[in-house]
Context: one part of a larger RNA
RNA sequence: GAAUGAACGCUGGCGGCGUGCUUAACACAUGCAAGUCGAACGAGAAAGUGGACUUCGGUCCGCGAGUAGAGUGGCGCACGGGUGAGUAAUACGUGGGUAAUCUACCCUUGAAUUUGGGAUAACAUCGCGAAAGUGGUGCUAAUACCGGAUAAUAUCUAAAUGUCUUAGGGUGUUUAGAUCAAAGAUGCCUCUACAUGUAAGCAGGUGACAUUAGAUGGGUCCGCGUACCAUUAGCUAGCUGGUGGGGUAAUGGCCUACCAGGGCGACGAUGGUUAGCUGGUCUGAGAGGAUGAUCAGCCACACUGGAACUGACACACGGUCCAGACUCCUACGGGAGGCAGCAGUGAGGAAUUUUGCGCAAUGGGGGCAACCCUGACGCAGCAACGCCGCGUGAGUGAUGAAGGCUUUUGGGUCGUAAAGCUCUGUCAGCAGGGAAGAACGGGUGAUGUAUUAAUAGUAUAUCGCUUUGACGGUACCUGCAAAGGAAGCACCGGCUAACUCCGUGCCAGCAGCCGCGGUAACACGGGGGGUGCAAGCGUUAUUC
Numbered sequence: 001g002a003a004u005g006a007a008c009g010c011u012g013g014c015g016g017c018g019u020g021c022u023u024a025a026c027a028c029a030u031g032c033a034a035g036u037c038g039a040a041c042g043a044g045a046a047a048g049u050g051g052a053c054u055u056c057g058g059u060c061c062g063c064g065a066g067u068a069g070a071g072u073g074g075c076g077c078a079c080g081g082g083u084g085a086g087u088a089a090u091a092c093g094u095g096g097g098u099a100a101u102c103u104a105c106c107c108u109u110g111a112a113u114u115u116g117g118g119a120u121a122a123c124a125u126c127g128c129g130a131a132a133g134u135g136g137u138g139c140u141a142a143u144a145c146c147g148g149a150u151a152a153u154a155u156c157u158a159a160a161u162g163u164c165u166u167a168g169g170g171u172g173u174u175u176a177g178a179u180c181a182a183a184g185a186u187g188c189c190u191c192u193a194c195a196u197g198u199a200a201g202c203a204g205g206u207g208a209c210a211u212u213a214g215a216u217g218g219g220u221c222c223g224c225g226u227a228c229c230a231u232u233a234g235c236u237a238g239c240u241g242g243u244g245g246g247g248u249a250a251u252g253g254c255c256u257a258c259c260a261g262g263g264c265g266a267c268g269a270u271g272g273u274u275a276g277c278u279g280g281u282c283u284g285a286g287a288g289g290a291u292g293a294u295c296a297g298c299c300a301c302a303c304u305g306g307a308a309c310u311g312a313c314a315c316a317c318g319g320u321c322c323a324g325a326c327u328c329c330u331a332c333g334g335g336a337g338g339c340a341g342c343a344g345u346g347a348g349g350a351a352u353u354u355u356g357c358g359c360a361a362u363g364g365g366g367g368c369a370a371c372c373c374u375g376a377c378g379c380a381g382c383a384a385c386g387c388c389g390c391g392u393g394a395g396u397g398a399u400g401a402a403g404g405c406u407u408u409u410g411g412g413u414c415g416u417a418a419a420g421c422u423c424u425g426u427c428a429g430c431a432g433g434g435a436a437g438a439a440c441g442g443g444u445g446a447u448g449u450a451u452u453a454a455u456a457g458u459a460u461a462u463c464g465c466u467u468u469g470a471c472g473g474u475a476c477c478u479g480c481a482a483a484g485g486a487a488g489c490a491c492c493g494g495c496u497a498a499c500u501c502c503g504u505g506c507c508a509g510c511a512g513c514c515g516c517g518g519u520a521a522c523a524c525g526g527g528g529g530g531u532g533c534a535a536g537c538g539u540u541a542u543u544c
Base pairs, nucleotide, nucleotide: 001544002543003542004541006540007539008538009537010536013390014389015388016387017386018385019383020382021348026346027345028344030343031342032341035075036074037073040072041071048063049062050061051060052059053058082301083300084299092225093224094223095222096221097220098219101218102217106214114148115147116146117145123138124137125136126135127134128133154179155178156177157176158175159174160173161172162171163170164169184206186204187202188201192199193198194197227273228272229271234264235263236262239261240260241259242258243257244256245255246254276298277297278296279295280291281290282289283288303324304323305322306321307320326337327336328335329334354380356379357378358377362376363374364373365372366371393423394422395421396420403414404413405412406411427485429480430479431478432477433476437471441467442466443465444464445463446462447461448460449459450458451457488533489532490531491530492529493514494513495512499528500527501526502525503524509516510515
């Protein structure tokens, strides 16, 4: 000098864009953060209101409404969001292998979608329990569950053969055998049947099943790189290799039985300490050094430890089970919980924000869709925490006013500074107008296409109109009035730009280094003056 997620002191006008628990991975009140689908399925309220009856207590019917809220089932919950405790290599970066592998949704290929069955929740009823919850009996549905049929270019086995390769083997063709599947819902009424609009009819998309290729995303293996300590020198029995078996989507001591006795190490094993890694960031002419907040990629974790289940994917932050610590409820028998999601509270600390608005946009989940959900996200609030921009007025004005300070008492200086005169109107204030961000999608009208006898209906394409904005009456524009509301901080001995007076008298004090102060202190304290930066200026801490 540059820099910071900074803090502290003094001061503080506005705007834009960013950033904001670096400490206790400490404990958490409260609210919200993952749901959705009635076009998979069975069932199905109430308040209120209209009517009828009434013994005036009520009862019944309709609307509310096939709505709400539950339940079965599907998809999602493995994404998104947080944190950096652990981890020095099961991580990360980079380049490869996978002939050792998986991949829901999406795209593509081309077969098929057949025939049956038994349950169960909801519900009703009877219990147990303080609660959380739970048991018995009875009823019922499905795209839930389970049989049978059929089936391949799928899988496996056997045989023949082409081709490729890295040893093992991969891949293609032919033949034979074995094994394995499914689910419907919706739309329409032209033909057929009933004759209302319904299905055995029709048709488009959709869903389910086996399969091909892809895309995407993983798993796994290898080379190289990636802290410090030798005041850590030896370490290792599943430990190193082989064979058989198990396990996995898959290789492998991953696991197991047997056999052999290996394997690593001064090119630093083993042990210890510290640490998430990277793109990057800061600094520097560079080489390098330091660092890893925000943003992006990867990894790990979710009160602590362990385990599996479901599933395409988890050994799963807002799932399950077990153990532990802590907190809460309890009828003492037993239960409930997990903010390192967004806000917020306490604690710790020098120190870090609102218990805000909205799904309008972008993106995600579900759904044919309408739409619903989304503390992701978009915005607003707080904080000079940072960067950038703007303003606090401009011109003129000498009697060099008053006043302060100083003086050799002549003067000098603050100083064109002020006042005065003439202007301007940024920002702030008030008033009026007022966006872009909106595209879809829906509704409606017109035109065409397909289906059809049809101009009806349905589906689809194009065009027109209409509808959707949290921010926000914000940005921006215009007008009004008014110099009016807006300057401080540090320093002035040398380094280092900037000097005098008074007070003090080795005292009080200053200080980054050298050093000042013991009676004329440019170094302490105050005044005047000056210098530097400026809505900031200094100090402290840290890095180069």

The prediction has a mean pLDDT of 83. Small-subunit ribosomal RNA, 5' domain from an uncultured prokaryote, 544 nucleotides, folded computationally. Its Rfam family is "Bacterial small subunit ribosomal RNA". The full RNA is in RNAcentral, with records from ENA.